Small-subunit ribosomal RNA from an uncultured prokaryote, 1497 nucleotides, folded computationally.
[in-house]
RNA sequence: CAGUUUGAUCAUGGCUCAGAUUGAACGCUGGCGGUAGGCCUAACACAUGCAAGUCGAGCGAGAACGCGCCUUCGGGUGUUAUUAGAGCGGCGGACGGGUGAGUAACGCGUGGGAAUCUACCCAGUAGCGGGGGAUAACUUGUGAAAACCGGAUUAAUACCGCAUAAUCUCUACGGAGUAAAGGUGGCCUCUCCUUGGAAGCUAUCGCUACUAGAUAAGCCCGCGUCAGAUUAGCUUGUUGGUGAGGUAAAGGCUCACCAAGGCGACGAUCUGUAGCUGGUCUGAGAGGAUGAUCAGCCACACUGGAACUGAGACACGGUCCAGACUCCUACGGGAGGCAGCAGUGGGGAAUAUUGCACAAUGGGCGCAAGCCUGAUCCAGCCAUGCCGCGUGUGUGAAGAAGGCCUUAGGGUUGUAAAGCACUUUCAGUAGGGAGGAAAAGUUAGUCGUUAAUAACGGCUAACCCUGACGUUACCUACAGAAGAAGCACCGGCAAACUCCGUGCCAGCAGCCGCGGUAAUACGGAGGGUGCGAGCGUUAAUCGGAAUUACUGGGCGUAAAGCGCGCGUAGGUGGUUUGUUAAGCGAGAUGUGAAAGCCCCGGGCUCAACCUGGGAACUGCAUUUCGAACUGGCAGGCUAGAGUAUGGUAGAGGUAAGUGGAAUUUCCUGUGUAGCGGUGAAAUGCGUAGAUAUAGGAAGGAACACCAGUGGCGAAGGCGACUUACUGGACCAAUACUGACACUGAGGUGCGAAAGCGUGGGGAGCAAACGGGAUUAGAUACCCCGGUAGUCCACGCCGUAAACGAUGUCUACUAGCCGUUGGGAGACUUGAUCUCUUAGUGGCGCAGCUAACGCAAUAAGUAGACCGCCUGGGGAGUACGGUCGCAAGAUUAAAACUCAAAGGAAUUGACGGGGGCCCGCACAAGCGGUGGAGCAUGUGGUUUAAUUCGACGCAACGCGAAGAACCUUACCAGGUCUUGACAUCCUGAGAAUCCUUUAGAGAUAGAGGAGUGCCUUCGGGAAUUCAGUGACAGGUGCUGCAUGGCUGUCGUCAGCUCGUGUCGUGAGAUGUUGGGUUAAGUCCCGUAACGAGCGCAACCCUUGUCCUUAGUUGCCAGCACGUAAUGGUGGGAACUCUAAGGAGACUGCCGGUGACAAACCGGAGGAAGGUGGGGACGACGUCAAGUCAUCAUGGCCCUUACGACCUGGGCUACACACGUGCUACAAUGGCCGGUACAGAGGGUAGCGAUCUCGCGAGGUGGAGCUAAUCCCAUAAAACCGGUCGUAGUCCGGAUCGGAGUCUGCAACUCGACUCCGUGAAGUCGGAAUCGCUAGUAAUCGUGAAUCAGAAUGUCACGGUGAAUACGUUCCCGGGCCUUGUACACACCGCCCGUCACACCAUGGGAGUGGGUUGCAAAAGAAGUGGGUAGACUAACCUUCGGGAGGUCGCUCACCACUUUGUGAUUCAUGACUGGGGUGAAGUCGAAACAAGGUAACC
Repeated sequence: CAGUUUGAUCAUGGCUCAGAUUGAACGCUGGCGGUAGGCCUAACACAUGCAAGUCGAGCGAGAACGCGCCUUCGGGUGUUAUUAGAGCGGCGGACGGGUGAGUAACGCGUGGGAAUCUACCCAGUAGCGGGGGAUAACUUGUGAAAACCGGAUUAAUACCGCAUAAUCUCUACGGAGUAAAGGUGGCCUCUCCUUGGAAGCUAUCGCUACUAGAUAAGCCCGCGUCAGAUUAGCUUGUUGGUGAGGUAAAGGCUCACCAAGGCGACGAUCUGUAGCUGGUCUGAGAGGAUGAUCAGCCACACUGGAACUGAGACACGGUCCAGACUCCUACGGGAGGCAGCAGUGGGGAAUAUUGCACAAUGGGCGCAAGCCUGAUCCAGCCAUGCCGCGUGUGUGAAGAAGGCCUUAGGGUUGUAAAGCACUUUCAGUAGGGAGGAAAAGUUAGUCGUUAAUAACGGCUAACCCUGACGUUACCUACAGAAGAAGCACCGGCAAACUCCGUGCCAGCAGCCGCGGUAAUACGGAGGGUGCGAGCGUUAAUCGGAAUUACUGGGCGUAAAGCGCGCGUAGGUGGUUUGUUAAGCGAGAUGUGAAAGCCCCGGGCUCAACCUGGGAACUGCAUUUCGAACUGGCAGGCUAGAGUAUGGUAGAGGUAAGUGGAAUUUCCUGUGUAGCGGUGAAAUGCGUAGAUAUAGGAAGGAACACCAGUGGCGAAGGCGACUUACUGGACCAAUACUGACACUGAGGUGCGAAAGCGUGGGGAGCAAACGGGAUUAGAUACCCCGGUAGUCCACGCCGUAAACGAUGUCUACUAGCCGUUGGGAGACUUGAUCUCUUAGUGGCGCAGCUAACGCAAUAAGUAGACCGCCUGGGGAGUACGGUCGCAAGAUUAAAACUCAAAGGAAUUGACGGGGGCCCGCACAAGCGGUGGAGCAUGUGGUUUAAUUCGACGCAACGCGAAGAACCUUACCAGGUCUUGACAUCCUGAGAAUCCUUUAGAGAUAGAGGAGUGCCUUCGGGAAUUCAGUGACAGGUGCUGCAUGGCUGUCGUCAGCUCGUGUCGUGAGAUGUUGGGUUAAGUCCCGUAACGAGCGCAACCCUUGUCCUUAGUUGCCAGCACGUAAUGGUGGGAACUCUAAGGAGACUGCCGGUGACAAACCGGAGGAAGGUGGGGACGACGUCAAGUCAUCAUGGCCCUUACGACCUGGGCUACACACGUGCUACAAUGGCCGGUACAGAGGGUAGCGAUCUCGCGAGGUGGAGCUAAUCCCAUAAAACCGGUCGUAGUCCGGAUCGGAGUCUGCAACUCGACUCCGUGAAGUCGGAAUCGCUAGUAAUCGUGAAUCAGAAUGUCACGGUGAAUACGUUCCCGGGCCUUGUACACACCGCCCGUCACACCAUGGGAGUGGGUUGCAAAAGAAGUGGGUAGACUAACCUUCGGGAGGUCGCUCACCACUUUGUGAUUCAUGACUGGGGUGAAGUCGAAACAAGGUAACC
């Protein structure tokens, strides 16, 4: 950078990713080389081997095997032998190598310092004389061994005196004290003996003393060096002094005495953790993390203590003691220490060979040769990291085969392969072959030294010889593409997509999240992407993270201003002069190890790697200069601050007193039946006299009006009046002091209400509590009572949404309008105006802000200081501390858990929020449903099947405009399998029809008729049968994969866009506002101006008129005719038909309105304000309905989920619901008579007249393809008659009988007719539906479907009402506004208890460990002190002894260990507390809307 909170937005804020890195581990895979690295865990335990020796040129002693000679065969002797092995002695074992346990420290880093030592090395000066006494080895004795002890004997460069000695040490400045060792080589000039040696000389090594250097070490100081304050006080050798002791050396290092100091908020002490650094990783840097390899320092060596030796140790491969562990033992005693190199066990996710060599480099010893060296150099193992190379190269389209996908055409794998032509790095085989090697040694020469041509040393030359690695690097040849590619990923972040399988399963997942039948997210495959001998995962660090913010953040509402003052330390500080130089700036010097990083070169073929030089090391110290600023010091100033004088306002505070109104109680009077209370009631009070009313009294609390975004106070807070005391503020004018100031960690004071303690007081109110209601419940809301408390005094508490959610102080930055206090000025002297100052409010510019908003009273611009924040929950909780009488307050975590939590604003939706408006929404009416019987649909039940779908409105007389078979999809049984239906291929036959047998039929068998059409004569078309396989077929699933169609909100008035403008943005504006309308209809206004889809209109129909036309319709006038009829001639007037026109537009008048739109009234008119009706349905909503109209993706079936047939079922029936019909009757039933429609349908049809039948209907067949004929009599109505309130002359269900019609068929299961039968039902509970005019109601008629079968549906006309005050309420809808924690949008969200499961955690009688304080005990080894005991070589001696030493004893210190008592930490614990998470559960309904009692502290 990105992903993730939201419907979307901005901001806050956390979580997560992409990068780099690693001593890594794990998974899959693995060709070569170079180079580096390799127990991070148990500082756990260790078998075995090796890791420190060396010197015979310091010393004494000294084998053996072997070989030679001799031999008495026992042996002797020479050599081995300057021997081995041991011992004394010297040097070295303090280096090198390992590890990081301890250590928060002068341990480390850096820079300084003075009071020291330093073996070997270098330089210098001086010296090395002369004596003495021991002791190991060897030998001998005891003893298993080891270790040790006793006796005898011996040497030295071992030890000890003496001499000499200072430039050394001490000093009283007179002096005193202190050393040594010899060895080796050579020579014979001089002396002695003379083979030769001694002395001597000489060279060299060594020794002693001292000085200086170098190196190494010790000590001291400044600064830096983790976390915790839930560790705040620590310290008695502690801090200092004097003196002494001690040390190599300063020093309380130790001791005696004296003083009482020392450290600490700039974090002492305590606790936890940790070796430190150069560096390493990361980062732009600042930083953060880290301290493997390499290098410097430190610490440690089984654990603890101690010293010895030594130049150096308190000593890894030394000693002593204690402890644990292991081993040996003859039980008496002994031995050991891999955190050296290998290696073993163990632990662990995890880390190598019991390798080679001293060839090189380095170390120890030695004169040297040399010896030793698990340091080191090499090799082995490991992809552990980094770097390099390879696994081929070119060509090659039939774009092969195969795979995968496919829209079936093709695409892709893919020039990839094959094929052809080449090459040979690496690996393999064979051959050759550097460098790492220089020394040393021998010989020769020369130089130095010397008396010397010896010896020794230096140089030169020649010769000889030294390689672990090593079959080295490297080179050449040979053969052949031959031996060499994987891993992860492909939903977004983040490069890369399809198919199959699976079906919230299996699984994935870093975050968001995928998976519930079409998964680019799981598993596989094809393809692709990325890296590549590796690739992924996990762990860890930094980064991104400005997410601890020094660079570089914040605090009104997101986390965050202490409730408010005073004030200590600290921080900061007006103006001017001088001085200083701490800060600051500049220069110089020293240092900042090497390696590493960076730059420039060089060497390995390159690179990694190695190497030379430079830069850098931002630091520290010393020094010189500067003086602006800050600081220090000294002196001035007055603008900050303060004091004095005079005034002003005020619910500022404390105390005392006073007052009236009201409530309550008491007393008395009047008076009578209620009062009170509520939504409605009841509890309560009242005939013992209440309430009401009048008078009086008592008592407590609070102070109406004034009263005001008015006043005062630091905040909390303060309200009748008077008095006393008292704090602060403001104003005016001068005078004085002279920076005296601001802030303020700790500290300290004040601090509402509630609460607590003691004592009063108690009228009203009122937690708790009692009662009454409400309610499903009601531990509440409402009502009646009522105690603490509220009040006073004194003392605690110390918290509040203690809020302006805004710390204090200072300065600056447009205005306008109020108001309170003071001052000044002006005039018109006022209820005036202007200016100014201190408060207190409202708007508003710039600016700021995420926005809201703030805006001189800042949230603006700056400065000073303090406080606070760092995701949500857990939690302001636990534990601990402090405070408190208690309640509790304050300080204040972690485990665990989530990917969010939260802010502001936006659009919606919603509200038991508000405003405006509409609708048969209510109201006003009329008629119904719900009750009965029946019809029909649904649920349920039943069934072999009762096929399927539709389910609030918007399923339920719905799909179905019509199930006896068919339909039909369902069930039972019987059958078929290329199929009932389509195309292609082959063969046969025309097709087709008839008869018959079996069967329920499908079907099967038999017989017969028939021989068509075109033709190029091959055949073809149509059709049937048979065969084959591609395929057909499916009312099987998914309407949540879809198209199309439809319903619904809703014929509601809305829904949007372009440009512009506003806003960071989502969005807003337009579309809001004032009017008006049926309407986002129109007008006006207006940062909007326009436009689109909707509204309206255009279309159809109906209502009036006109024109045209006049048959099948019509008939006024004329004529003919009939019993009668437009029947006929004729007519074209009328009705009507069907074409075209006219008409209605708020056009006209009056009023209202804003001069508008419009509304109201009127005229005219057939019709008046969209005239009535219809068609017409915006953006969208409901995953609404339909895979069973149709179409269609995917899935499924394929002798069946397909197809055919017969029969059955869809018609069942305890029941429930919806929609209807008929009724319950007299506004009626029945009988008789009479009248008036419209719109339809009809040839597989409608079917007239006549005729038969009571009737349904039959016979028959005129007319009609329809303004001609038929269906076809309309009915209610009207006129008469009858019935008389009854289960009836109402009602017609049910049932019996007899029939008619349709149809293959009427049993399951049709309709109708006639005769008989005559059920329920007397107007319907709660509830609920329709309708505003030609409407409701009522009456009949027709049609579609249809063989037949409507109470359904659709259509038609006849008769023909009532009511609407109005918009409070119910329902639905529209607009504006408001609140919101909702956005799946209130059928929303969401809280708590309980129950269950899991997790971490607190308390807990205790229990078990670790660490540690204090007080004691104890006291090994050792050191120091003392010493009366014992012993005693060197020296002294007056020979008695002494000095000195050793052992012993003892004192002091002290490790292990023990006891007591505390502190702290970890683990565990019956039980218990809350917390978190969980699919679903129980109870309620607390919050979000006025959340239904506003919420919250």
Its Rfam family is "Bacterial small subunit ribosomal RNA". Rfam links the family to the GO terms structural constituent of ribosome and ribosome.